[in-house]
Context: one part of a larger RNA
RNA sequence: GGCGCAUGGGGAAUGCCUAGGCUCUCAGAGGCGAUGAAGGACGCGACAAGCUGCGAUAAGCUGCGGGGAGGGGCACAUACCCUGUGAUCCGCAGAUUUCCGAAUGGGGCAACCCGGCUACUUGAAGAGUAGUCAUCCUAAGGGAGGCGAACCCGGGGAACUGAAACAUCUAAGUACCCGGAGGAAGAGAAAACAACAGUGAUUGCGCAAGUAGUGGCGAGCGAACGCGCAGAAGCCCAAACCGCAAGUGUUACGGCACUUGCGGGGUUGUAGGACCACGUGGUGGGACCAAGUAUUGAAGCUUAACUGCCUGGGAAGGCAGGCCGGAGCGGGUGACAGCCCCGUGAGCGUAAGCUGCUUGGCCCUAGUGGUAUCCUGAGUAGGGCGGGACCGGAGAAAUCCCGCCUGAAUCCAGCGGCACCAUCCGCUAAGGCUAAAUACUCCUGAGAGACCGAUAGUGAACCAGUACCGUGAGGGAAAGGUGAAAAGUACCCUGAAUAAGGGGGUGAAACAGACCCUGAAACCAUGCGCCUACAAGCUGUCGGAGCCGCUUUGUGCGGUGACGGCGUGCCUUUUGCAUAAUGAGCCUACGAGUUACUCCUCCCUGGCAAGGUUAAGUGUUUUUAGGCACGGAGCCGCAGCGAAAGCGAGUCUGAACAGGGCGCAGAGUCAGGGGGGGUAGACGCGAAACUUUGUGAUCUACCCAUGGGCAGGAUGAAGGCUGGGUAAAACCAGUUGGAGGUCCGAACCAGUUUACGUUGAAAAGUAUUUGGAUGACCUGUGGGUAGGGGUGAAAGGCCAAUCAAACUGAGAAAUAGCUCGUACUCCCCGAAAUGCCUUUAGGGGCAGCGUCGCGGUGGAGUCAUGUGGAGGUAGAGCUACCGAUUGGACUAGGGGGAGUCACAUCCUACCGAAUCCAGACGAACUCCGAAUGCCACUUGAUAUACGCGGCAGUGAGGCUCGGGGUGCUAAGGUCCCGGGCCGAGAGGGAAAGAACCCAGACCGCCAGCUAAGGUCCCUAAAUUUAGACUAAGUUGAACAAAGGGGGUCCAGUUGCUUAGACAGCCAGGAGGUUGGCUUGGAAGCAGCCAUUCCUUUAAAGAGUGCGUAACAGCUCACUGGUCGAGCGACAGGGCAUCGAUAAUAAUCGGGCAUCAAGUCUAAUACCGAAGCUGCGGAUUAUAAUUUAUUAUACUGGUAGGGGAGCAUUCCCUUUGCAGUGAAGGCGGGCCGGCGAGGCGCGCUGGAGCGGAGGGAAAAGCAAAUGUAGGCAUAAGUAACGAUAAUGCGGGCGAGAAACCCGCACACCGAAAGACCAAGGUUUCCUGAUCAACGCUAAUCGGAUCAGGGUUAGUCGGGUCCUAAGGCCGAGGCGAAAGCGCAGGUCGAUGGACAGCUGGUUAAUAUUCCAGCACCGGCCAUGCAUAGCGAUGCGGUGACGGAGAAGUGAAAGGACCGCGCACUGACGGAAUAGUGCGUUUAAGGCCGUAGGUAUAGGUUUGGUAGUGAAGUACGCCGGACCUGCUGAAAGCCGAAAGUACUCCAACCCUUCGGGGGCGGAGACAGUGUCCCUAAUCAGGCUCCCGAGAAAACCCGCUAAGCGUUAUGACUGCAUGGCCGCCCGUACCGCAAACCGACACAGGUGGUCGAGGAGAGAAUCCUAAGGUGCUC
Repeated sequence: GGCGCAUGGGGAAUGCCUAGGCUCUCAGAGGCGAUGAAGGACGCGACAAGCUGCGAUAAGCUGCGGGGAGGGGCACAUACCCUGUGAUCCGCAGAUUUCCGAAUGGGGCAACCCGGCUACUUGAAGAGUAGUCAUCCUAAGGGAGGCGAACCCGGGGAACUGAAACAUCUAAGUACCCGGAGGAAGAGAAAACAACAGUGAUUGCGCAAGUAGUGGCGAGCGAACGCGCAGAAGCCCAAACCGCAAGUGUUACGGCACUUGCGGGGUUGUAGGACCACGUGGUGGGACCAAGUAUUGAAGCUUAACUGCCUGGGAAGGCAGGCCGGAGCGGGUGACAGCCCCGUGAGCGUAAGCUGCUUGGCCCUAGUGGUAUCCUGAGUAGGGCGGGACCGGAGAAAUCCCGCCUGAAUCCAGCGGCACCAUCCGCUAAGGCUAAAUACUCCUGAGAGACCGAUAGUGAACCAGUACCGUGAGGGAAAGGUGAAAAGUACCCUGAAUAAGGGGGUGAAACAGACCCUGAAACCAUGCGCCUACAAGCUGUCGGAGCCGCUUUGUGCGGUGACGGCGUGCCUUUUGCAUAAUGAGCCUACGAGUUACUCCUCCCUGGCAAGGUUAAGUGUUUUUAGGCACGGAGCCGCAGCGAAAGCGAGUCUGAACAGGGCGCAGAGUCAGGGGGGGUAGACGCGAAACUUUGUGAUCUACCCAUGGGCAGGAUGAAGGCUGGGUAAAACCAGUUGGAGGUCCGAACCAGUUUACGUUGAAAAGUAUUUGGAUGACCUGUGGGUAGGGGUGAAAGGCCAAUCAAACUGAGAAAUAGCUCGUACUCCCCGAAAUGCCUUUAGGGGCAGCGUCGCGGUGGAGUCAUGUGGAGGUAGAGCUACCGAUUGGACUAGGGGGAGUCACAUCCUACCGAAUCCAGACGAACUCCGAAUGCCACUUGAUAUACGCGGCAGUGAGGCUCGGGGUGCUAAGGUCCCGGGCCGAGAGGGAAAGAACCCAGACCGCCAGCUAAGGUCCCUAAAUUUAGACUAAGUUGAACAAAGGGGGUCCAGUUGCUUAGACAGCCAGGAGGUUGGCUUGGAAGCAGCCAUUCCUUUAAAGAGUGCGUAACAGCUCACUGGUCGAGCGACAGGGCAUCGAUAAUAAUCGGGCAUCAAGUCUAAUACCGAAGCUGCGGAUUAUAAUUUAUUAUACUGGUAGGGGAGCAUUCCCUUUGCAGUGAAGGCGGGCCGGCGAGGCGCGCUGGAGCGGAGGGAAAAGCAAAUGUAGGCAUAAGUAACGAUAAUGCGGGCGAGAAACCCGCACACCGAAAGACCAAGGUUUCCUGAUCAACGCUAAUCGGAUCAGGGUUAGUCGGGUCCUAAGGCCGAGGCGAAAGCGCAGGUCGAUGGACAGCUGGUUAAUAUUCCAGCACCGGCCAUGCAUAGCGAUGCGGUGACGGAGAAGUGAAAGGACCGCGCACUGACGGAAUAGUGCGUUUAAGGCCGUAGGUAUAGGUUUGGUAGUGAAGUACGCCGGACCUGCUGAAAGCCGAAAGUACUCCAACCCUUCGGGGGCGGAGACAGUGUCCCUAAUCAGGCUCCCGAGAAAACCCGCUAAGCGUUAUGACUGCAUGGCCGCCCGUACCGCAAACCGACACAGGUGGUCGAGGAGAGAAUCCUAAGGUGCUC
């Protein structure tokens, strides 16, 4: 380490449970709100954080009613209270009800700030209490506004999608936005339908009907009439006419006319009314009001009947015996209760209210006849044009509505009846109201469920719209269970511990101990048994030794498993996967063909049947979402044919009494169930996108307003001045000057290079380097621009870590011909990857092939034999055609040449038709022509075939062999045809292998025979037999050629050979001649020529090679000798050889094999499979009969079809089990028909659960990069976040590298120090604590718990002002929402504006205290006196950039002096050194330096402007004065025994020290220098880009007040009084802000010391702060 067993941990499945949900039914209610809602903020408790309740009367107050003993909510503790004088509690009605919110006095960043008026508080200021003060409409009484789930009406109005694309169309008038109303809304009392008959407002339901229609006549859309029901209800004005009033006009003043208002009258189509005549008075009705009465109705009241024994912790269980019941619904009680409790049935009670009835009030209620005249809804109806609504998409298009332009009639009239006209019929528009039947449910009560049961059911059973995320709109969790009862463990022990554990106790149980019922799995351990350290892998299976345990002792059972055989997971997708193609780390739970619809179709079952059936609805029943009855509207069928008229068992076509088509010769219909389709999201998950309403400019882009920043150094433009120069200029030089998108370079901004980083320190950084750094610069604060939009010095950049169209919600379950996934068992059959068509090609339709059911004809199908046929392929052939074709012959014609020209003619080794001879080719040639296949028939065998109907799948194929096309007679290529196989096929062989060879697996057997292929070992079977070949390990089952070669064997042909072959050896190999030519030379042998000749010979080439410069030389051919028997040549065959290089070491599968274990021939035996046989068993089909058996045959299987079952949950009926132990869990055993499964036993568990027969489903998981949770792995691995640094001693403590103290050391020091603003929001201080947090530890902490802490007239903000901009918004604009000039009001980043120094706390201080100041208001007093007075007017406020020179006892620094203290071992010096100190504000007075000259002031004259006025201002003048501004200094402030030093009681202490009552001491009381950015300064100079507003303040007048005084008002002075609200802790370049973190990043302003230095660079240091949490 493996397997097994046992025991635990971990975890939270399972079972059981339900407090909560879901879906409905019935009834109620259908609103709340300026009398302040909904919703909130903040408070209220003895203690009080949350929830609940409540509101300063604050878990409550009052009254009435109920009730009757306990109570002070959740919330179980302590304390203290209340209650028979009736509490708590319940009901009804009141009181109170902070602040925000429509929010309403004004404002505003909701819950805050600031006001006016009236009254009051002794009240002037300041402060307070109560009330009141918004806007719009209005008839002036009053009303509106805002909120709320759906339903309703109206104004606007998408897109995805569907149409397999898309534009009309669809989706859809849907989603969504906006306005408005009600309990309902809307509609509604015919200018309606209809059709020659009639109906009689509207609304809703069932039909009509998926009809008529409409429609790229596509997809789709889709009525009405009429019928059956529900419910029913009808009315009022305008006008004519009459009258009254007012006004106007007119008048012959009598009146008349008109207009307006009011009253009467009147209201319709067989017309009606006015008018005239006659008539009508108590009936009827009402939807309005009041009273009475009755029912109902809140909290609530009464209420029957049980005991004993047994088990048990407990009885409601069991047993036994009773009882009640108008009550046996339900819940509770220690297990299951009619009789224990609450209830239930029944009865009783009653306020408000509702409803009915009665009465009264009020309102309405008349006709008949006559008909001269009058009235009966006008910019209307209608028309044209353009749109919209209807079933109707402009169509022949009626009807209705709207916009623009037009424009009637008046009862002898008008409108409609689907263009239009006529006739006929119906109706009376251009005014209005109207219940019920209908829709919906935020809410209340009562109830129900073949709904869920904690990953379910609401997102939410639990303090959930919470935690958390996001700037925001918005998104959005997880999380239930001790026990009957807390009886929640007294006491003891271990331990640092109130951590945890062990005893002990409680309890039925503690392995129910609070992480608490049950307690599965992954995963992690411990103990025991067996195995394991030479052995390679889907981890099993078959065989099996040994060991261990049990044992009923048996060849028994169980555990382990040395060794051997065989053996490449699952799913998906594919022609094909172990594949190195997809998916899954593991476990548990969840997770996908459902539901609706009389829509269609088929099958099954049932009812009725030439018929079948009801729908809505109604009645009835009252254990009522049901039953029963009624209801015949309607539907289907009973008749068809035709385009139709129409005819009809026929009809249509047609001339037809022809033919043909479709029909007729009778079965349907309703319901239930099942298969399939349609419409719906339609099996589940998944887009990229589109549209619509909103949310975002805290990031970033640009812009607006208002503020801020830029060390230091350098260069030296214009201009000026001086000199020269010129007639004057120009020009030159010097100097001054200080320009610049100037230069160098910090801060600051940027991001060039390289490296690091890349699960980072960081979702963009660090280090180094680099660019800009007075500018088109950078930056703070407040604002603006918004999604087809913004912004963009432009990169498609940026618009919140998102951009070729942001984000959020919704349409929405968009669509997805695409991918993935799709869950229990068994049985039967079983495909396809083809054809045609397809904007089609990985999708479909039809056919083909599968399956299931039915059917009838009947051997129609298939195979074999035989016979007869059609045909033009293979082959073959071509003087048989067509086409092509080689050689030859012959040759028409042509070319070339010759021919003195022309013609003729001739030649030709040129081209060449035709013809002939020989040869040979063809898919699209055929004089010919098979085999096979096909058709028909005969005979035989077999059991299909065919038709109809339901349901499919398939329509990617692949390999191999044969026949072809294409390609290269390439491909594991591609396309056809035929066969086989794989696909969907296991087994044996081929080492291994989808397809090759053999062979088709129902199951079992330790039986037999064979196939392919094998038989030396691995490895079953022959080291078998006979013979041959190979020598290469060739070969031994993948793979090789051209070509080369005296390898070797065999069979041939042909030569030589005893007249001596072949090979070897010995010898010869000569002469003309160096042949000729050529050449420098060429002699056999560079080359050329040749008749390569002749001679001598046994033989010898004018030479086969080597060689030389050329010769020479060596050879060969040829010949002789020797030797003595075979030797050559040629072509062929077998086996072998070279040719022969593939990438990590080789190999035939390996070892190995040589007369074989190779190769070839022949033979015998054996092995060998899931084939065949034997034995046993099963399913299915058929047949038979003896009806439960037999016989025969079959039983591989993907997509797919069909059949039969198992399990889960719930329901009904019935029957059972259970504390003597249900479900669930763990582990063995057994059973069954193979299985899904079932049963039983033990342990656990502690309350429910089964069987049978039916029924209904949220009904079965291994996979979806599935969802959620848990647990592994990597792994004790990486890492522990700046490499500025620690060490020692001591302390506390259980424990110290990190905490505290001390001493050293180190680091920062334009910061890593100090102070503000933003932001954060208690982090601040103290005590206690260490589980978690802190990247380690922790005694420590920004952690946890408790307590404490923030003090203002002057600081900041408000009570003042305005900028950009916002909000409101008269008039104006706009479908609505809304936008918005003027005006108003907000809005700092700006303007205005009064406090300094010191001390003090653990924690605050310009806030407290001390001292000294200042500002405003009021009152009083005193003095002065003629004007005062604003929201108006005028002035002022009031503004840029750069540069330069001054000032300067401000800060700061240095030096000197002085004061105090201290100081040195060697080692003295003390006139030395070191350290500290050497100080003082605001304010008042003073008014200097400087600045200023178009300056300031006083006075005066004129004046037309300042929307009125003005004495003011402005303007034009005169006169006079010298001011105005203004640092600094100085004086006052200013006072100390203060600072400082020493002594020191006492206290604290970390033992180092700290604080300090009290006491004592000296008095320093300065100079000089440096430097400057404060101040003067709103200054000065220069420049061009020409540089906020308003208030405060000053002056002036208007209205008004006052004007000789007891004096308004004002001024000055003094005294007194008053002075509100908010912020104030702490962090603040960071561990507290923004970055998910105690994060190397980011974050505006101020101060910013010393040495060196130009410097804020850089290095070292001070103060101060740190050593960066392993």
Predicted 3D model of a 1670-nucleotide part of an RNA (large-subunit ribosomal RNA, half A) from Pontibacter ummariensis. Its Rfam family is "Bacterial large subunit ribosomal RNA". Its mean pLDDT, the model's own confidence on a scale to 100, is 81. The source organism's lineage runs through Bacteria, Pseudomonadati, Cytophagia, Cytophagales and Pontibacter.